[in-house]
């Protein structure tokens, strides 16, 4: 220098045009003599950044940044 993948909640990851979800974690209640586990409820995300397409973009297109792998 070239090619391919990944970037979404604190963590691990879904979601591939119609206002963003799960598990774990966290908080409250419940249960227990108490703790853990269990049950019920709750908070938390400019979807890496900037443009473009579209009535509408996390998703499609372009560039960039970070990161991993491969080639030179």
């Nucleotide at each position: 220098g070239g090619g391919c993948g990944c970037a979404u909640a604190g963590c691990u990851c879904a979601g591939g045009g119609g206002u963003a979800g799960a598990g774990c974690a966290c908080c409250g209640c419940u249960c227990u003599u108490a703790c853990a586990a269990g049950g019920c409820g709750g908070g938390g995300g400019u979807c890496g950044c900037a443009g473009g397409u579209u009535c509408g973009a996390a998703a499609c297109c372009u560039g960039c940044u970070g990161u991993g792998c491969c080639c030179a």
Record summary: Predicted 3D model of a 72-nucleotide RNA (transfer RNA) from Kutzneria buriramensis. Its mean pLDDT, the model's own confidence on a scale to 100, is 83. It matches the Rfam family "tRNA". Rfam describes the family as follows. Transfer RNA (tRNA) molecules are approximately 80 nucleotides in length. The RNAcentral record of the sequence draws on ENA. Lineage of the source: Bacteria > Bacillati > Actinomycetota > Pseudonocardiaceae > Kutzneria.